The RNA shown here (transfer RNA) has 73 nucleotides and comes from Candidatus Liptonbacteria bacterium RIFOXYC1_FULL_36_8. It matches the Rfam family "tRNA". Model confidence (mean pLDDT): 81 of 100. The RNAcentral record of the sequence draws on ENA.
RNA sequence: GCCAGGGUAGCUCAGUGGUUAGAGCGAGCGUUUCAUAAGCGCUAGGUCGCGAGUUCAACUCUCGCCCCUGGUA
Numbered sequence: 001g002c003c004a005g006g007g008u009a010g011c012u013c014a015g016u017g018g019u020u021a022g023a024g025c026g027a028g029c030g031u032u033u034c035a036u037a038a039g040c041g042c043u044a045g046g047u048c049g050c051g052a053g054u055u056c057a058a059c060u061c062u063c064g065c066c067c068c069u070g071g072u073a
Base pairs, nucleotide, nucleotide: 001072002071003070004069005068006067007066010025011024012023013022018056027043028042029041030040031039049065050064051063052062053061
């Protein structure tokens, strides 16, 4: 350089045109306990990598760019 996959919450990931963007772990608070852990409940946390395009409507489709992983001579 070329090919493929990926970038969504602090971390690991789901979501693949229309709902209010979600789960687990983690964090904070409450409950429980003599106490801690575990359990249970609640809360916070998101420019969906960046920009443009298509569409009535884009995290999702198209194009360009950036970054990560693997392959290839």